[in-house]
RNA sequence: CAAGAGGGGCGAGCAAGCGCAGGCAGCCGCACAAGGCUGUCCUGAGGAAAGUCCGGACUCCGUGGGCAGGAUGCUAGCUAACGGCUAGGUGGCGUGAGCCACGGAUAGGGCCAUAGAAACGGAAACCGCCUGAAAGGUUAUUCCGAGUAAGGCAAGGGUGGAAAGGUGAGGUAAGAGCUCACCAGCAGUGCAGUAAUGCACUGGCUUGGCAACCCACAUCCGGAGCAAGGUCAAACAGGGGGUUGGGCGGCCCCACUCUAAAUCCCCCGGGUAGACCGCUUAGACAGAUGCUUGCUCAAGACAGAAUCCGGCUUACAGCCCCUCUUGAGCU
RNA sequence: CUGGGCGUAGUUCAGAUGGCUAGAACGCCAGAAUCGGGAUCUGGUGGUCGUGGGUUCAAGUCCCACCGCCCAGACCA
Numbered sequence: 001c002a003a004g005a006g007g008g009g010c011g012a013g014c015a016a017g018c019g020c021a022g023g024c025a026g027c028c029g030c031a032c033a034a035g036g037c038u039g040u041c042c043u044g045a046g047g048a049a050a051g052u053c054c055g056g057a058c059u060c061c062g063u064g065g066g067c068a069g070g071a072u073g074c075u076a077g078c079u080a081a082c083g084g085c086u087a088g089g090u091g092g093c094g095u096g097a098g099c100c101a102c103g104g105a106u107a108g109g110g111c112c113a114u115a116g117a118a119a120c121g122g123a124a125a126c127c128g129c130c131u132g133a134a135a136g137g138u139u140a141u142u143c144c145g146a147g148u149a150a151g152g153c154a155a156g157g158g159u160g161g162a163a164a165g166g167u168g169a170g171g172u173a174a175g176a177g178c179u180c181a182c183c184a185g186c187a188g189u190g191c192a193g194u195a196a197u198g199c200a201c202u203g204g205c206u207u208g209g210c211a212a213c214c215c216a217c218a219u220c221c222g223g224a225g226c227a228a229g230g231u232c233a234a235a236c237a238g239g240g241g242g243u244u245g246g247g248c249g250g251c252c253c254c255a256c257u258c259u260a261a262a263u264c265c266c267c268c269g270g271g272u273a274g275a276c277c278g279c280u281u282a283g284a285c286a287g288a289u290g291c292u293u294g295c296u297c298a299a300g301a302c303a304g305a306a307u308c309c310g311g312c313u314u315a316c317a318g319c320c321c322c323u324c325u326u327g328a329g330c331u
Numbered sequence: 332c333u334g335g336g337c338g339u340a341g342u343u344c345a346g347a348u349g350g351c352u353a354g355a356a357c358g359c360c361a362g363a364a365u366c367g368g369g370a371u372c373u374g375g376u377g378g379u380c381g382u383g384g385g386u387u388c389a390a391g392u393c394c395c396a397c398c399g400c401c402c403a404g405a406c407c408a
Base pairs, nucleotide, nucleotide: 001327002326003325004324005323006322007321008320009319010318012296013295014294015293016292017291018290020044021043022042023041024039025038026037027036028035046302050313051312053311054310055309056308057307058225059224060223061222069221070220071219072218073217074088075087076086077085078084089102090101091100092099093098104215108214109213110210111209112208126157127156128153129152130151131150136144137143165183166182167181168180169179170178184206186203187202188201189200190199191198192197229277230276231275232274239268240267241266242265246264249259250258297300332404333403334402335401336400337399338398341357342356343355344354350388358376359375360374361373362372363371381397382396383395384394385393
């Protein structure tokens, strides 16, 4: 210098002017209410505010336990919790820095189309390899029948995504873990490690794939969600109550006493409209954060809060910084 | 804001529990028949299974992410 890998930060800046929302102060207002006006005052979107995919806080309801249902799934740790993060392990990819994936198929059930002999039963054999007749025909032990019937094999070919461990040697009629060596895998033992796992030794020879199909195992989850939920509280209607109240009736008039309770009246609680809290040092519900001008540069992307946090995922013009890898050149 | 559902041909819908070339009706095109048209008959046409990635031998179907559309919930007596 070029090409990359990992991580972090920023996401136009400055000035002036005009506006918007909230707060605060002052004034108007019967008032410390509603509402309005004013201001050399203060504050005003994001890294994702998004998708709503997880986890919590908070609120109400429920609460004896289980079943059902859902989620997660190599190991350890972090955390309020998590499906998140960190470190490690195994496998795959990359020259490399690094990146990606992740439990159980011997508990059981199910599926593996087409092709193929055969798709999980140690069942089966198309081509093939090997052994190999007889009746009969005939001049015939010799030829034909015939390398046919029958039997053995699974090395090779072929089919398929996948064919029952792989390679080599021995062995055999031909073959085969039939035998042996190495490798893969399985089981056991020992050592290292918290563990996943790794290494070594021994053993018998061998076990297909799918669990983002059911399932078994382990762990976790009560349900609903701020349109949760709570406070204040008209008018009309309806409910409950009322004497020592007024009025009216019992009683023609007046006064007093008693009684009645349909109506008026009064009181009480529930509760609608409505208002407020929840709601936030941004905090609305006709929903605020914008526009103009000037200067600068690399010429500005994705996009905008709605109860609040921790993550994940997705979108994103460009700029800056740190560490590392590979290649080339120079010193 | 919260909860739930659906995307398959031009239109309306099928497609149990992955399998061979994804179907049906209406439509559209051509032909037959008719003097001509409609109806009828025959033949044909037409699909990024919303988009991308993954699991699998194999995906319209199973899993994940994204895009679009639709529905319900304000609240007691």

This is a predicted complex of two RNAs, RNase P RNA and transfer RNA, with 408 nucleotides together. The coordinates come from a structure-prediction model, not an experiment, and the mean pLDDT is 76. It holds a member of the Rfam family "Bacterial RNase P class A". Rfam classes the family as a ribozyme.